The prediction has a mean pLDDT of 82.
This is a predicted structure of a 101-nucleotide RNA (c-di-GMP-I riboswitch aptamer) from a Candidatus Brocadiaceae bacterium.
RNA sequence: CCUCGAUAAAGGCAAACUCGUCGAAAGACGGGGACGCAAAGCUAAAGGGCCUAAUCCCUGCACCACGUAGGGUUCAGGAUGAUGGCAGCCUGGCCGCCGAA
Repeated sequence: CCUCGAUAAAGGCAAACUCGUCGAAAGACGGGGACGCAAAGCUAAAGGGCCUAAUCCCUGCACCACGUAGGGUUCAGGAUGAUGGCAGCCUGGCCGCCGAA
């Protein structure tokens, strides 16, 4: 120095939940709080995947209209789905504390 990761040492970060703010939402930031993490540091313009919106399609309830007609409006659910988001989903890249086996 590289690989590796210990019942080591010094430290670090902070899930769920909760309070406040921003946002259409996903989610982000700050306080409290610790499930955990050897990178739970950075990178979303490295790739994959996931989440949410608009759009489009389907279904259902209600109302209006209509009968060789079967349309329109609101709401709810499902599917699709970024120009938004997730790095504590995985892989990759960059930087980094310590030094047992």
It matches the Rfam family "c-di-GMP-I riboswitch aptamer". Its family is annotated with cyclic-di-GMP binding in the Gene Ontology. Lineage of the source: Bacteria > Pseudomonadati > Planctomycetota > Candidatus Brocadiia > Candidatus Brocadiaceae.